Small-subunit ribosomal RNA from an uncultured bacterium, 1487 nucleotides, folded computationally. Rfam family: Bacterial small subunit ribosomal RNA. The coordinates come from a structure-prediction model, not an experiment, and the mean pLDDT is 81. The RNAcentral record of the sequence draws on ENA, Greengenes and SILVA.
RNA sequence: AGAGUUUGAUCCUGGCUCAGGAUGAACGCUAGCGGCAGGCCUAAUACAUGCAAGUCGAACGGUAAGUGUAGUAGCAAUAUUAUACGAGAGUGACGUACGGGUGCGUAACACGUAUGCAACCUACCCUUUACAGGAGGAUAGCUCGGGGAAACUCGAAUUAACCCUCCAUGAUAUCAUUUAGUGGCAUCAUUGAAUGAUUAAAACUCUGGAGGUAAAGGAUGGGCAUGCGUCUGAUUAGUUAGUUGGUGCGGGUAACGGCCCACCAAGACGAUGAUCAGUAGGGGAACUGAGAGGUUGAUCCCCCACACUGGCACUGAGAUACGGGCCAGACUCCUACGGGAGGCAGCAGUAGGGAAUAUUGGUCAAUGGAUGGAAGUCUGAACCAGCCAUGCCGCGUGCAGGAAGAAGGCCUUCUGGGUUGUAAACUGCUUUUACCAGGGGAUAAAAAGACCGUGCGCGGUUAAUUGAAGGUACCUGGUGAAUAAGCCACGGCUAACUACGUGCCAGCAGCCGCGGUAAUACGUAGGUGGCAAGCGUUGUCCGGAUUUAUUGGGUUUAAAGGGUGCGUAGGCGGCCCUGUAAGUCAGUGGUGAAAUAUCUCAGCUUAACUGAGAGGGUGCCAUUGAUACUGCAGGGCUUGAGUACAGAUGAGGUAGGCGGAAUUGACGGUGUAGCGGUGAAAUGCAUAGAUAUCGUCAAGAACACCGAUAGCGAAGGCAGCUUACUAAGCUGUAACUGACGCUGAGGCACGAAAGUGUGGGGAUCAAACAGGAUUAGAUACCCUGGUAGUCCACACUGUAAACGUUGAUGACUCGAUGUUGGCGAUACACAGCCAGCGUCCAAGAGCAAUCGUUAAGUCAUCCACCUGGGGAGUACGCCGGCAACGGUGAAACUCAAAGGAAUUGGCGGGGGUCCGCACAAGCGGUGGAGCAUGUGGUUUAAUUCGAUGAUACGCGAGGAACCUUACCUGGGCUAGAAUGCUGGGAGACCGUGGGUGAAAGCUCACUUUGUAGCAAUACACUGCCAGUAAGGUGCUGCAUGGCUGUCGUCAGCUCGUGCCGUGAGGUGUUGGGUUAAGUCCCGCAACGAGCGCAACCCCCAUCACUAGUUGCCAUCAGGUAAUGCUGGGAACUCUAGUGAAACUGCCGUCGCAAGACGUGAGGAAGGAGGGGAUGAUGUCAAGUCAUCAUGGCCUUUAUGCCCAGGGCUACACACGUGCUACAAUGGGGAGGACAAAGGGCUGCCACUUAGUGAUAAGGAGCUAAUCCCAAAAACCUCUUCUCAGUUCAGAUUGGAGUCUGCAACUCGACUCCAUGAAGCUGGAAUCGCUAGUAAUCGUAUAUCAGCAAUGAUACGGUGAAUACGUUCCCGGACCUUGCACACACCGCCCGUCAAGCCAUGGAAGCCGGGUGUACCUAAAGUCGGUAACCGCAAGGAGCCGCCUAGGGUAAAACUGGUGACUGGGGCUAAGUCGUAACAAGGUAACC
Repeated sequence: AGAGUUUGAUCCUGGCUCAGGAUGAACGCUAGCGGCAGGCCUAAUACAUGCAAGUCGAACGGUAAGUGUAGUAGCAAUAUUAUACGAGAGUGACGUACGGGUGCGUAACACGUAUGCAACCUACCCUUUACAGGAGGAUAGCUCGGGGAAACUCGAAUUAACCCUCCAUGAUAUCAUUUAGUGGCAUCAUUGAAUGAUUAAAACUCUGGAGGUAAAGGAUGGGCAUGCGUCUGAUUAGUUAGUUGGUGCGGGUAACGGCCCACCAAGACGAUGAUCAGUAGGGGAACUGAGAGGUUGAUCCCCCACACUGGCACUGAGAUACGGGCCAGACUCCUACGGGAGGCAGCAGUAGGGAAUAUUGGUCAAUGGAUGGAAGUCUGAACCAGCCAUGCCGCGUGCAGGAAGAAGGCCUUCUGGGUUGUAAACUGCUUUUACCAGGGGAUAAAAAGACCGUGCGCGGUUAAUUGAAGGUACCUGGUGAAUAAGCCACGGCUAACUACGUGCCAGCAGCCGCGGUAAUACGUAGGUGGCAAGCGUUGUCCGGAUUUAUUGGGUUUAAAGGGUGCGUAGGCGGCCCUGUAAGUCAGUGGUGAAAUAUCUCAGCUUAACUGAGAGGGUGCCAUUGAUACUGCAGGGCUUGAGUACAGAUGAGGUAGGCGGAAUUGACGGUGUAGCGGUGAAAUGCAUAGAUAUCGUCAAGAACACCGAUAGCGAAGGCAGCUUACUAAGCUGUAACUGACGCUGAGGCACGAAAGUGUGGGGAUCAAACAGGAUUAGAUACCCUGGUAGUCCACACUGUAAACGUUGAUGACUCGAUGUUGGCGAUACACAGCCAGCGUCCAAGAGCAAUCGUUAAGUCAUCCACCUGGGGAGUACGCCGGCAACGGUGAAACUCAAAGGAAUUGGCGGGGGUCCGCACAAGCGGUGGAGCAUGUGGUUUAAUUCGAUGAUACGCGAGGAACCUUACCUGGGCUAGAAUGCUGGGAGACCGUGGGUGAAAGCUCACUUUGUAGCAAUACACUGCCAGUAAGGUGCUGCAUGGCUGUCGUCAGCUCGUGCCGUGAGGUGUUGGGUUAAGUCCCGCAACGAGCGCAACCCCCAUCACUAGUUGCCAUCAGGUAAUGCUGGGAACUCUAGUGAAACUGCCGUCGCAAGACGUGAGGAAGGAGGGGAUGAUGUCAAGUCAUCAUGGCCUUUAUGCCCAGGGCUACACACGUGCUACAAUGGGGAGGACAAAGGGCUGCCACUUAGUGAUAAGGAGCUAAUCCCAAAAACCUCUUCUCAGUUCAGAUUGGAGUCUGCAACUCGACUCCAUGAAGCUGGAAUCGCUAGUAAUCGUAUAUCAGCAAUGAUACGGUGAAUACGUUCCCGGACCUUGCACACACCGCCCGUCAAGCCAUGGAAGCCGGGUGUACCUAAAGUCGGUAACCGCAAGGAGCCGCCUAGGGUAAAACUGGUGACUGGGGCUAAGUCGUAACAAGGUAACC
């Protein structure tokens, strides 16, 4: 110090979350020791038991129990007397008001701080002064008697004191009167003098003392008053009658005071927050934080309050008294039922509550307290111990060496390696701690007492004794690595990774998020990381969070400027001078307790802990100075502000008058069949005369042109012309005033449209409503009508996307340009000044878009407002309103986002440009028929599997009778059908035959005896056994490689450097042209480059050269019935190699160029000459695990392998792709002509013969430019048929055959004869093709024994039509625009309804709580009064009165819980209905 999380990515805004520290903590797992601290946060709930406040015989009477001694009686026990000790009970004195506990109450002079008391008290202590003479009285106790269960109490007699009373004395005491000074701060204080009045005492003694009384002073402790500080709520705005003040030398008090009383006055407090409500002990301090702050108030210290709840006084120096009293109440206990007793918020402890907090311990040894002369006694204060990892601190669980890098575990590419890991074992060493034994030496201890000295503080001498902790700390010795490690985490944040299991399950999770078969995120293991006697989790607080912003934020669009003005309080305020010194600044003094915190030093072995010293202590008070600034007081100034005069300006406002056009209506004329309306229609109007047109009249509303990017107004807003009244800003002059100013919480006024009330008015338009359309529906959009309203007057309402989404005022900061109103000047030129309204831009600002002298720049003042989204501008309350509704304005709950700007894409029923057999123009098809073939579906034992919009469907398959074959049924095999290696044993292998069987297989027999070597043996081969590698067309194409389809042969896709931008990104690649093309040219913050395009490659078209057999034959020769048949030739064709040729090169027009154009020339070919191969970055989780390869999973007498038969060929049906046709541009017959490219030895087969034929039997040639397949067909000539289901068409079926093949039944092809179906040109719709193309005609080949081929792939023959053009359909490219989309429009997303869950509002009521008010009653008690009773008296009892806790009654207000029913809200993978929004979202959206 930051990080994660909104997005495809980016910047910003903004919330949520994390890392840190802390804790009186709790929970889970774990646990060796010590030191120091801490330990009911909840029920101020109730308490059994014990203890926590007594002491004094040196105050008193008096000696109980008991003990000792002596005596008497008795054997003794025992009884009794005397004496000494003793101290219980009692009187008295001091203490019990301290110490200890708790935090209920309290928002207050309670606390903190600083002052004051001229308005006060103070036992014990200290100092000083003075005094202490006399007399009397009662009572407890004790004794006797009575009552009662008890607690306790009554009566009689008698007694003491430091008990009580009286007299005396007496002051610097108190009071009254008089008088003289001094001082102060108003009341006054103080000193002196005089007179008068009133009040004291106690004994004891060891003779030293100590105590008593009065007075003064001190110290200590208190009391009272005041300034300042001290929580939340305004959805609490008014409160108050002893209330505020005065008088009464009133009463009362230690003391002032409405503290109380009588009377008088009417005040007092409050927006600087009274009152009310809620919450809370306050402070020193603690935690956190850089600080400012925020939070807290346990332990320790100070103060306050309380003591079962409430009230009250007594005693006393002090209490309204925790372990005292009285009364009332609640509760508990005892009881003989008549009455009594009690108060742990003291220490322990118990119950209860709770997540949770300890022992019914020891000692007064020390410190402190009470008492006493003292010894001493008492002390749950205190000191110690016990329990608890609750916290902080410290120590330990060993150290060194040790590689065969052991074994085991885990991982692995697997027999290799990695890791655990120097870790272990093993060797050596040490002994803190624990255990055992011994010591415990030193320290905490000094006293008090007694004695001596001293003016005092105090000093000196002297002998002894005293330890709970504790036989503890500590020390020494001994044994022996011996007694001692866990917890959490390992996807990112955040240090640390693999395997297995699981399979959106189980589970994890602080946030983001993991898990749907390869999970570093779940569970386990190994490993690793972190901390460590602890580690994690949970709760809470601060921090991070500048996320409430004083330090230190914002408000155009993210949340946020009030709709606008006027103005009150308040805040702020121009220039100069003088005074003052409140603020401000400086010095000094006091205070700011100690502890804590900081620094230094010191003591425990260290640390925590503890001690000492220093400094600090932001504050408050006092005092002395300074005077710049602010304030205050006074004086002056003119520039802010205002006034005056002059001038022009404008839809500024209010009221009145007038005007024309249009609309609608009425009347009249002309006129006739429609009008109107729409995308198209219909409703509607119209022959009773509409619409149209002309004339006249009426009504109401709004003001065309001018008109603007203009003007005015505070805003809302304002528009025909004119009149009256009225307001404003501007300019000029610088005459007047002299800071008069700015802002503005509350307040007041104005305030569009709609709406409301009353009364008018009502032409148009038009919510609601009606009808017609549209539609699946259409409560809409469109149409025809139409009422409120729209208009006026008066009165309400008070809101708008009331927006520039930008508060007002002032100052400062470059320019360019347009315009409005003025000024300056003779001025229509030009430039300047002031005030407005606009556009563009520098600096600057901003997240960006943008703003930019009209700021969103730089500053100042004041006001308003914001603090995640939703819930919600909702609920409740209050205020306003006639109502509608407006203002103010939450919470529970819920989400991790919501949002702004910009970027790249994609998309649009947005725009622009362009291309393509995309449309159009044409030609021919498909869709109808029959058949072939593929698919779906169905069927089946099986109909194996895959391909499924375009981009599956004559596709994988370029050939399913068996085989293929993967499927089904059945029969067999199990190291297996194939291949390799090792070991064993056997044999040559090969070959032949038999049995069984459907075959595979199983089994038997025969034959033969390899090579090298003397042999053992080895090698090769064959089959057998064992072992080891198998095998799988089983799954996953969503784990993959490779290959392929498609967009698309579309023109795109990128990079380097530079530049621009905070950034994502942009630029380049856009623009202007051009092209088939990101092809090229020009321009340009770009310059270059790569993959694509093109070219280079192949075929065809022309020519040349070379070569000349198997091809060719012009010339020459020979020959045949005929033929390049032969000699020969090398010209031609051809073959197949090498070259040439085409480049807009030339000409013309246009153009800057690129290039385009031309019936251009030339040329075989002309603008890419025609084809092919060639497929960028990427898209579709496209296709393929069944071509092949391959990870993982599954299977192993089977999902592997062999075999036979069957199936893949099924058949109601649906679809795709084809073939053949429907005929005369044709069918049949006869004759005749012209190709290219292929194939051939298990082959092609000439030719001959047989057969109608498929073929068969013979039989030449050819391993091919030589021979063969081979006939090309359409075509041409002649002839026939004559429009018919035909001499068209050929399906189907019957019969007879041929061929291939082990085998044609399921299930082949072909031939002949016979049969002769549908079909007469095909609905909606749809496909191909732009030239040697379509159409049409045949030929060949691969696969192959044969063939279901009408398929596929090649080859040539004949050979068209049309394209105006780019509006539209489809697809694509580029630019631009909008977007709430990014899984990208097959997107996103809204509301009702239905279901579940959650919190919440209303509600007839019901049940509580605290508080105040009024009235009734009233205990104890103080005070006041008082004749009867007691007492000589003082006085007392009793009675009466005031006040009052409590109790009761009553009506309200406030607040909480609950409530049938009801309202909306939120959340919840796959519910219903529609499609409102986002694109022009299909009616622009929104308020």